A computed fold for a 104-nucleotide RNA from Hydrogenophaga sp. IBVHS2, annotated as Glycine riboswitch aptamer.
RNA sequence: CUGUUCCCCCCUGGAGAGAGGCCGCACCCGAUGCGGCCCACCGAAGGAGCAAGCGCGGCAUCGCCCGGGCGAAUCUCUCAGGUAGAGCGGACAGUGGGGCAGCA
Repeated sequence: CUGUUCCCCCCUGGAGAGAGGCCGCACCCGAUGCGGCCCACCGAAGGAGCAAGCGCGGCAUCGCCCGGGCGAAUCUCUCAGGUAGAGCGGACAGUGGGGCAGCA
């Protein structure tokens, strides 16, 4: 000096979906909070699945055949998580810093 096509940290931004129903507890009552169950929903913690492609094996057929392996996501699933506000979390993005690697 370069690399984010490697990693980590601080800060900043960051969506979606019921203030659902029932029951119980706390609370002087209510509001409110917590827990359990049921139904409805969301996809951007995490998790899981797949395309093209790559390569392997098999066949009496050598092919537009059969089998299985590797193989991405913001796609799909909805296990987990989440669904008033606040708070927490949040894929991903940006500023800055550090590590690592390469070159001189």

The model forms 90% of the base pairs in the Rfam consensus. Its Rfam family is "Glycine riboswitch aptamer". Its family is annotated with glycine biosynthetic process in the Gene Ontology. The RNAcentral record of the sequence draws on Rfam.